A computed fold for a 152-nucleotide RNA from uncultured Faecousia sp., annotated as Lysine riboswitch aptamer.
Its Rfam family is "Lysine riboswitch aptamer". About the family: Riboswitches are metabolite binding domains within certain messenger RNAs that serve as precision sensors for their corresponding targets.

RNA sequence: GAGGUUGCGGUAUGCAUCAGUACCAUCCCGGAACAGGCAAUCGCCGGGGUGAAAAAGGGUAAACCGCCGAAGAGCCGUCCUUUUGCCAAAGAGGGCUGCUCUGGGGCUGCGCAGAAUAUGCGCGGCACUGUCAUCCCAUUGGGAUGGUGCGC
Numbered sequence: 001g002a003g004g005u006u007g008c009g010g011u012a013u014g015c016a017u018c019a020g021u022a023c024c025a026u027c028c029c030g031g032a033a034c035a036g037g038c039a040a041u042c043g044c045c046g047g048g049g050u051g052a053a054a055a056a057g058g059g060u061a062a063a064c065c066g067c068c069g070a071a072g073a074g075c076c077g078u079c080c081u082u083u084u085g086c087c088a089a090a091g092a093g094g095g096c097u098g099c100u101c102u103g104g105g106g107c108u109g110c111g112c113a114g115a116a117u118a119u120g121c122g123c124g125g126c127a128c129u130g131u132c133a134u135c136c137c138a139u140u141g142g143g144a145u146g147g148u149g150c151g152c
Base pairs, nucleotide, nucleotide: 001152004068007067008066009065010064011063013061014060015059024051025050026049027048028047029046030045031044036087037086038085071102072101073100074099075098077096078095079094080093081092082091083090103129104128106126107125108124109123110122111121112120113119130148131147132146133145134144135143136142137141
């Protein structure tokens, strides 16, 4: 310095989705702890009707920014936030150090996350591609096989 005009990641704005969902108000029906303990009955929990009615995360268009272990994932440790009437337990999100794996994107099967058929991630398969090595053709390149970034 290159791989790709569908390379990787980030940013706020707009848009769609989330969703006529959550929360709230009111009416009706049911229940007695529904995850371990405690508390509460003017309450709490669950379901239904009506009214009003979101947001975050994720996605996308162009623009801008940083780049080519760009970046992603897993494990251990550690810190912060959050889910609640309180404690405990369990879960979710994020930051940092260390170690391990992945060259790259595409399609596809399975799995996880997610509201999702979007999307992301992981493990396989298929061909493609960059690069290296060996062999063949005997060219200014092509083919076959095998590896892969601590590479070229």